[in-house]
Context: one part of a larger RNA
RNA sequence: UGACGGGGGCCCGCACAAGCGGUGGAGCAUGUGGUUUAAUUCGACGCAACGCGCAGAACCUUACCCGGUCUUGACAUCCCAAGAACCCCUGUGAAAGCAGGUGGGUGUCUCCUUACGGAGAAGCUUGGAGACAGGUGCUGCAUGGCUGUCGUCAGCUCGUGUCGUGAGAUGUUUGGUUAAGUCCGGCAACGAGCGCAACCCUUGUCGUUAGUUGUUAUUAAUUUGGUUGGGCACUCUAGCGAGACUGCCGGUGAUAAACCGGAGGAAGGUGGGGAUGACGUCAAGUCCUCAUGGCCUUUAUGAUCGGGGCUACACACGUGCUACAAUGGCGUCUACAAUGGGCAGCAAUACUGUGAAGUGGAGCAAAUCCCAAAAAAGGCGCCCCAGUUCGGAUUGGAGUCUGCAACUCGACUCCAUGAAGUUGGAAUCGCUAGUAAUCGCGGAUCAGCAUGCCGCGGUGAAUACGUUCCCGGGCCUUGUACA
Numbered sequence: 001u002g003a004c005g006g007g008g009g010c011c012c013g014c015a016c017a018a019g020c021g022g023u024g025g026a027g028c029a030u031g032u033g034g035u036u037u038a039a040u041u042c043g044a045c046g047c048a049a050c051g052c053g054c055a056g057a058a059c060c061u062u063a064c065c066c067g068g069u070c071u072u073g074a075c076a077u078c079c080c081a082a083g084a085a086c087c088c089c090u091g092u093g094a095a096a097g098c099a100g101g102u103g104g105g106u107g108u109c110u111c112c113u114u115a116c117g118g119a120g121a122a123g124c125u126u127g128g129a130g131a132c133a134g135g136u137g138c139u140g141c142a143u144g145g146c147u148g149u150c151g152u153c154a155g156c157u158c159g160u161g162u163c164g165u166g167a168g169a170u171g172u173u174u175g176g177u178u179a180a181g182u183c184c185g186g187c188a189a190c191g192a193g194c195g196c197a198a199c200c201c202u203u204g205u206c207g208u209u210a211g212u213u214g215u216u217a218u219u220a221a222u223u224u225g226g227u228u229g230g231g232c233a234c235u236c237u238a239g240c241g242a243g244a245c246u247g248c249c250g251g252u253g254a255u256a257a258a259c260c261g262g263a264g265g266a267a268g269g270u271g272g273g274g275a276u277g278a279c280g281u282c283a284a285g286u287c288c289u290c291a292u293g294g295c296c297u298u299u300a301u302g303a304u305c306g307g308g309g310c311u312a313c314a315c316a317c318g319u320g321c322u323a324c325a326a327u328g329g330c331g332u333c334u335a336c337a338a339u340g341g342g343c344a345g346c347a348a349u350a351c352u353g354u355g356a357a358g359u360g361g362a363g364c365a366a367a368u369c370c371c372a373a374a375a376a377a378g379g380c381g382c383c384c385c386a387g388u389u390c391g392g393a394u395u396g397g398a399g400u401c402u403g404c405a406a407c408u409c410g411a412c413u414c415c416a417u418g419a420a421g422u423u424g425g426a427a428u429c430g431c432u433a434g435u436a437a438u439c440g441c442g443g444a445u446c447a448g449c450a451u452g453c454c455g456c457g458g459u460g461a462a463u464a465c466g467u468u469c470c471c472g473g474g475c476c477u478u479g480u481a482c483a
Stems, first nucleotide, its partner, number of pairs: 001483002003480003007477007015467002019431005026322008034313002042053002064308007073132001077131002079128005086104002088101005108121005134297002137295003143291002145286003148282001150280001155194006161170003174185003200274004205242007214232001219229003245268001248262005324424001328383006340371003345364002350359003390421001395416007437459007
């Protein structure tokens, strides 16, 4: 000087407390361990691994296993020889491939030549030789890059000066204050840098500019649909601007910084949300994104094909979904969103089917058309507290769709079946406001496959006395058999 302490002081955080809803019990989905297996590819392991890499394993992916094949190779550059490329056919085979065919076919550019034709080049195919290719093989404890984490915590440092023999100290401590090393006062310090804040995006109010969206607001027509004429007032869209700065008033305070209350205001003291992550820590994670040193491999640890596996199942754990019902279930009628996506695509109306869906195709590269029905909510009716008209697992049968192909192993529909489950032990998690809870909608990936992920809006709470305690963190101080 740090680190540590079941030392002390001060302070903060959904850390506790006060509340609301969960997990832990059930069934299922999904990940992991274990076990099994020819293989169940590999990585990730307290927080910070376990719906994680995987924004989507039937084949492919795929790295694993079994079997069939190739050896200058699936891919790159160079040399030689032959052939236009290319298309097609036969045998064999599971395919890859292997073996053939009197099969079709003579291209493009440049130059020479009257022409026939010849020469060269690019690209492609086949054969040969080797230099080499290849490796999701090992080492993340050789590395780059990227990332997690403490933590959006308020810290981490430097120059000059001063003090100390020196390691170092000071500044950065202290009195206030703040979300903040934020600011003010004081001080052997005076300044500065990386962080904080602000500048950026979005949302909340208004003005203005602009109207192939919106509006009957005003007016006319009307097939009663903003449909048409007309209009840009409103809504909206998207450019520019205004607006909030403790600016104003009162009080407290050291007259300071600031705090408390008030006015005006759409908004008040960082308005809400996001992006933004200091010096560093964990030899944290990743050699299987990529790059890369070294090592290993080279008829195999490379390449290719068919099939299987990653989907196994006594069990254990994590994360979720659906429930156990009446604030509910079922039937019917009626209403109100936002974000998005669409041409090898989204697909209206219409018709068929109990249904998944099919036929067909108006319109739309979309503020114009479509996906599109929002759902919870509301009106009416049934159920009457039961393992039920709760719950939907499981299983049987029949189908639809995608796709070469749904057996291993897809999603969905209809009929039948109708399991556990009556609110969950010890323990444990999230959340402070348009939040929790609850309700649906969209998107990426994607042929198909979503209870996951990323977004969107609808309805919309309760509680916070407080900082004694648990956990994590910051500052000062103290002790030390630690470095």